[in-house]
Formats: sequence, structure tokens, C1' cells
RNA sequence: CAGGCCGGAUGGCCGCUCCGCUCAUCCAUGUAUUGCGUAGGGCGGGGAGGAAAGUCCGGGCUCCAUGGAAGCACGGUGCCGGAUAACGUCCGGCGGGGGCGACCCCAGGGAAAGUGCCACAGAAAGCAAACCGCCGUUGCCGCCGGAGACGGAGGCAGCGGUAAGGGUGAAAGGGUGCGGUAAGAGCGCACCGCGUCCUUGGUAACAAGGACGGCAGGGCAAACCCCACCGGGAGCAAGACCGAAUAGGGGUGGCGCGGGCGAGCAAUCGCCCAGUCCCGUUUCCGGAUGAGCCGCCCGGGUUGGUUGCAGGAGGCGUCCGGCAACGGGCGUCCCAGAUGAAUGGUCAUCACCUCGCGAAAGCGAGGCACAGAACCCGGCUUACAGGCUUG
RNA sequence: GACCCCGUAGCUCAGUCGGAUAGAGCACCAGAUUCCUAAUCUGGGGGUCGCGCGUUCGAAUCGCGCCGGGGUCGCCA
Repeated sequence: CAGGCCGGAUGGCCGCUCCGCUCAUCCAUGUAUUGCGUAGGGCGGGGAGGAAAGUCCGGGCUCCAUGGAAGCACGGUGCCGGAUAACGUCCGGCGGGGGCGACCCCAGGGAAAGUGCCACAGAAAGCAAACCGCCGUUGCCGCCGGAGACGGAGGCAGCGGUAAGGGUGAAAGGGUGCGGUAAGAGCGCACCGCGUCCUUGGUAACAAGGACGGCAGGGCAAACCCCACCGGGAGCAAGACCGAAUAGGGGUGGCGCGGGCGAGCAAUCGCCCAGUCCCGUUUCCGGAUGAGCCGCCCGGGUUGGUUGCAGGAGGCGUCCGGCAACGGGCGUCCCAGAUGAAUGGUCAUCACCUCGCGAAAGCGAGGCACAGAACCCGGCUUACAGGCUUG
Repeated sequence: GACCCCGUAGCUCAGUCGGAUAGAGCACCAGAUUCCUAAUCUGGGGGUCGCGCGUUCGAAUCGCGCCGGGGUCGCCA
């Protein structure tokens, strides 16, 4: 540095809850009859976690529909391959970054489809630009040398070249070196980087090698967006059954109450269509309805029981396949089920930690974490005294 | 159990499709005014933007994870 595991032990006494068996049916109680339950006694068995937590993802299960397809919208995911019921999880690999190292971190597709942003500073912030500087040239100015023609170094201004150097910035259109040039510059060359193509290896991401290209439109997508893939909604307060009680009451909003055919003297009936509805929306098909449908507010009653609900992607051991995640075979075990919510209290001994006394043995005092199921699983994240162990 | 919203100064709130000293009112402190106080005027102090990590040149603002607070949802129907 990385991973795995445990997270007090034993015994006595007194309790709580669930299940099974049994006793008693004297009393209480429900049904209604020599019974079956509740309650009661006895015996036996089970009884919180690694996170039960946060409710952040993914499923099972249940309902919502007389349902399917396609598109749009919305949300999520994002290197490659695998695992899995599934995942945003896990495993293995690739690439990038950090560290002396073991090892760690990465929302890691697309910036050449388009839009947008890049404050301040700076000359310039995106079809690049030229402030200082460097160089050339023209004009003017004075100085020096010279008899003079003229020459030399310099200053100022204009025009032009340049992108080496300075400066600004998070970022300034490859980097280093040599050549080259008036000064410079991929202008030329070597190496590195980059792009395109090819070959080889690999399932792939990608890597290695070669050839060509003088080098280009910088960054941000945890900005909109594009691409690929995934997703119907609600949730055990889902849902089913039984029971009790009340006023199946009142107010209010939106949309609609249409057309045709047939039968009939008529009332009316039947059929078809429009319309409405079929869980975001549009279209198609299909279906329901076809005169009512969809909400909101106020009021009333109840605050019960059973089920869902404990045999499951289950635990443990072993063998096999796989680098691993994981998968398969065999054997074995049954292991919480509360609901104003059980799983506890106390005593003794021991273990661990801290403090004090003591030479030591030891004695005394204090502490022993985070936290507690609520339909069930797989993950993630967060909290955690102390201890064991592997590399 | 399920779902939703909020957190910025002592208090109440702006700022939330990123831009550098984060503002306003009330409150607080000092001074002026007044005999004194209030009111008024002038000046000033006070902020881990709930916390941490990340994206970005740059985060109150964007993403993720936590912390704290508040609210809604039963059945008859």
C1' cells in the first nucleotide's frame, strides 16, 4: 500500500415473541355443542446486521388496460470484452494521469453537423493578429571622418517583411537541435509528437512496424446538442378476502348530450357512424362506450382481523470449468416474523482497552463502537470502539 | 413504508442556463444632530453561500455523495 474476516465468550436467575406437541376444560371469552378456537399451565425448537441505515440504482412480486406496432417527447447510460435475472454493479483488459515503489485515480463516445461561451488582462480569444522587438527600404535631422565627392554609426517618421525573443493570459496555429536567411519562418533536414493509408498481432478497445504528408478548423458537451443503447406507470399504505359503522350526502368546474338507416300508428326499439375513452403524446390497427364522462372542495363513518409473509436468483461443505467476476454437479440444513412493534434485564467468571497504585505478581475504577428487521433479493454509498489474518 | 421541497450575514430575502471585491432591508458598532432619548444623516464591521469530492482556466450557480429541516400520502370510495 492492497485484500479478506470477526465485531465479545461461558454459566445461573427472571422475562418477551413465534412455531410444534401436550395438559386442563374449574373460571373468562367467540362460535354454537358434548365440539372447535382464544386465553392459561408444561415440554421442545427458532429469535437482528455487516451495515438491518440512506432510499441512491437494479430486479422479483402485485395492481393499473377488453392492447399491440411505429414515430415524437422526456429520462438514463456511454473505451473494449465478459459475468449476471438485471444494473449506473462486478471481473479481466486497453488508453490517459499521479506516485521512488507496492499501488491508486479517470462520466473514458462525438468539437470536421449546427448553436453558444471563453470574464479580466492582452495588439490579437477564433474564416487569427502585430504592442514592444528584429530586419529591409524611403525621407528628414543633427554628430563623426574627409579638401570634396562621399562614407560611417545613430535618432525620428512613413512603407514593407517577420513571428525567433519579450510581454498578457488557463489557453496565442507542433517541440528540440542543426542548416538557412536581410531578419525570420517546416523554408530545408534529423529525432519526437500529429494526421492519412497499408501490413501484422488481438474477438475488440488498441498496440507494433512501414510508407506518405510539412502540420491542419484551440478548449468547453458534469452548455444546448448529435450518435448508439436502455426505459409503460405506481408501489406491500401494492393487492385479495372477511367484518364493523355512516348521510353511497352536499357544493362546484370543464367537455359533451350530434347524424343516418330500418321496424312500428305511436311511445319506443335495433343497427351503423361521428364523438369520448383504452396510464406522456401523435398516427395506424384493434377494442369499449355511444349519453354521459373527467376532476376539485366540504361533510359523514371506521382507525379491526386474515392473507400477501418467510423454501429463497437460500445458507454451509466438497468436486469440476474459468485468470477472475461467476457457472455447473453432489451432499447436507430449514435458519426471525413483530404490528403502541418481540429479539431483553441482572449477577458471576473470563477476554480486550484506558487511567491510578505497585519493584513485580497483581489490585482498584471506568469503558467496550456504529447501530436495530417491517414484502423479499443483487449492488452502491455512508457510519463504525477494538481485534485477527493474507499478499 | 413511499414520495416531494428547502438550506446564502443575527433575522427576512435577492443573486442559480459559471466570470473573480457575493448584494438589499431590518438588526449591530462608531460619529453627527439633541439638555437626554427616539427618529434622521454619515461611515463601518459582520459570510467555511449546509458539508465533502469532482468537471472547468474559473463554482453560491454544473454533476455526484452526505448532513440538517419541513411537508404530502390509509380504508368505506